[in-house]
Context: one part of a larger RNA
């Protein structure tokens, strides 16, 4: 040196285990905000860095209601206090609630500047003071009446918002094996409004010579019929078969909706809640023998290994003020305004309809025109006849479907820490970028802290060796097991 053994370092693979993830199911909600909301600044604790929680009444304050022994948050010590005159904690109603933030008394580089007026207890004090509508009042030009315009008051509205829902506007990648009509696709991104659903909706509808009877959703019809550089694609209807079910109004014995009143019913915290001994091994018994018990409870979860019977619980059972909520009758208001003309249809030119203008209907309409009116009048896929069916040009309307930012209770041939959310940890955090915005890393002593008192070594609050704790200290905090690469030291061989 190389190979192998042994023993340690480095290192952090597996294993094991979960506090946080992930899908989904069932239910409840679907809020909020000028009574200042989301979302945030900066405060706030006897020590106080960070999270929580709260707002100068500042981890809190006051009422009711539960609990019934200790409390002073995550989070230790240490000090100082509460607390059987019922606290800490939970519910549920209330006070307070700085300053930006729609932000609204002007300003403005958000959390900061600078005011006016009114009023008191005169202080570091309270309250008003954007802007828009819409109503009323009082006032008023050129201008005679009057009108615009101005002040006041009232009362609304501004902003948030995951998805779901109407509506406006509206792409391109890409397909088509190029591409130009077609496709993507009315998709994405945008804007505007609403609701817990939206939105459609009680036939000027189908149908076909029988009839059916508002709308939605889902299966089927059917990838048919059709559309279409007849290419790529696009793609129905009626009928059927289930989910739900509901019809009403335009001057009233009505519908819608508000506010009172009475009556009902459902909701909180919380609370009962059965049954086990011995003994062996162990550091602990719940384990293994022996002998019992309960069970409307053998669901899960702790507890020093693997408990039905020890603890928290589960089955079954009770119990809830004030106040709110929803229902139902009643009473008082509020709205809704007499059957639908510049509308049906026509011409031009767009759109939608599965339907690319094509025989092309049906429906919307930017322009130009323009009926009838029930002896009418639309429709039945160019059109015309006959037959059939309907009644347009007002309005409302639950259920069945849609989607989860969020509560609650549950599930899992879902993850187990390079995985699962970017996050199981101080996570949208350190960092990174003028900014938009990008974004991690990082769990695990032990049952219990019993976290190593004393002693040595030492320049050391570093590391060690004694001792002591534990069942283990090669469990010593750089801590559970501890791979493999790289490595010290020791040693057998061989060069």
């Nucleotide at each position: 040196g190389g190979c192998g053994u042994g023993u340690g370092g480095c290192g952090g693979a597996u294993g094991c285990c979960u506090u946080g993830g992930c899908a989904c199911u069932g239910a409840a909600a679907g809020c909020c905000g000028a009574c200042g909301a989301a979302g945030g600044a900066c405060g706030u604790g006897g020590u106080a860095u960070a999270c929580u929680g709260c707002g100068a009444u500042a981890a809190g304050u006051u009422g009711c209601g539960g609990g019934g022994a200790g409390c002073u948050g995550u989070a230790u010590g240490c000090a100082a206090g509460u607390u059987u005159u019922g606290a800490u904690c939970c519910g549920u109603a209330a006070a307070u609630u700085u300053c930006c933030g729609a932000a609204u008394g002007g300003g403005g580089a958000a959390a900061c500047c600078c005011a006016a007026c009114a009023c008191u207890u005169u202080a570091u004090g309270u309250g008003u003071u954007a802007c828009u509508u819409u109503a009323a009042a009082c006032u008023g030009a050129a201008u005679a009446c009057a009108u615009a315009g101005g002040u006041u008051u009232a009362a609304a509205g501004a902003g948030a918002u995951a998805a779901c829902c109407c509506g406006g506007a509206g792409a391109a990648c890409u397909g088509a094996a190029a591409c130009a009509u077609c496709u993507a696709a009315g998709u994405a991104a945008c804007c505007g409004g609403a609701g817990g659903a939206a939105a459609a909706g009680a036939a000027a509808u189908c149908a076909a010579u029988u009839g059916a009877g508002a709308u939605u959703c889902c299966g089927u019809u059917a990838g048919u019929a059709g559309u279409g550089g007849c290419g790529a694609g696009c793609g129905a209807a009626a009928a059927c078969g289930g989910a739900a079910c509901a019809g009403g109004c335009c001057a009233g014995u009505a519908g819608a909706u508000u506010u009172g009143u009475u009556a009902a019913a459902a909701a909180a915290a919380u609370u009962u809640g059965a049954a086990u001994a011995g003994u062996u091994u162990g550091g602990a018994a719940a384990a293994g023998c022996u002998a019992a018990c309960c069970a409307g409870a053998g669901a899960g979860g702790g507890u020093g290994a693997u408990a039905g019977u020890c603890c928290c619980g589960u089955a079954u059972g009770a119990g809830u003020a004030a106040u709110g909520u929803u229902u139902a009758a009643c009473a008082a208001g509020u709205u809704u305004c007499u059957u639908g003309a510049g509308u049906a249809a026509a011409g031009c030119g767009g759109g939608a309809c599965a339907c690319g203008u094509g025989a092309a209907a049906u429906c919307c309409u930017g322009c130009u025109c323009g009926a009838a009116u029930g002896u009418a009048g639309g429709g039945g896929g160019a059109c015309c006849a006959c037959c059939c069916u309907c009644u347009a040009a007002g309005c409302c309307u639950a259920a069945a479907u849609a989607c989860u930012c969020u509560u609650c209770a549950g599930u899992g041939a879902c993850c187990g820490a390079u995985a699962g959310u970017g996050a199981a940890c101080u996570a949208g955090u350190a960092c990174c970028g003028u900014g938009a915005g990008g974004g991690a890393a990082a769990g695990g002593u032990g049952a219990a802290a019993a976290g190593a008192a004393c002693c040595c070594c030492u320049a050391u609050u570093a590391g060690g060796g004694g001792a002591g704790u534990g069942a283990a200290a090669u469990a010593g905090a750089a801590c559970c097991u501890g791979a493999a690469a790289c490595u010290g030291c020791a040693u057998g061989c061989c060069u």
A computed fold for a 495-nucleotide part of an RNA from an uncultured Pelagibacteraceae bacterium, annotated as large-subunit ribosomal RNA, domain I. It matches the Rfam family "Bacterial large subunit ribosomal RNA". Rfam links the family to the GO terms structural constituent of ribosome and ribosome. The sequence was found in a public genome assembly.